[in-house]
RNA sequence: GCCGACGUAGCUCAGUGGUAGAGCAACGGUUUUGUAAACCGUAGGCCGUGGGUUCAAAUCCCUCCGUCGGCU
Numbered sequence: 001g002c003c004g005a006c007g008u009a010g011c012u013c014a015g016u017g018g019u020a021g022a023g024c025a026a027c028g029g030u031u032u033u034g035u036a037a038a039c040c041g042u043a044g045g046c047c048g049u050g051g052g053u054u055c056a057a058a059u060c061c062c063u064c065c066g067u068c069g070g071c072u
Base pairs, nucleotide, nucleotide: 001071002070003069004068005067006066007065010024011023012022013021018055026042027041028040029039030038048064050062051061052060
């Protein structure tokens, strides 16, 4: 230099046009002499950036940024 994959909650990941979710973690509660475990609940996201298409974009297209891999 060229090609490809990925970027979504604190972490690991779902979600492939029509209300953004799960597990773990965090916080509160029940239980316990206390802690842990278990159970119930709460909060946490402008979906990497900027544009485009569309009635409607996390999703489709383009640019840029970052991570990883391959080729030279």
Predicted 3D model of a 72-nucleotide RNA (transfer RNA) from a Parcubacteria group bacterium. It matches the Rfam family "tRNA". Its family is annotated with triplet codon-amino acid adaptor activity in the Gene Ontology. Taxonomically the source falls in Bacteria candidate phyla (Bacteria). The sequence was found in a public genome assembly.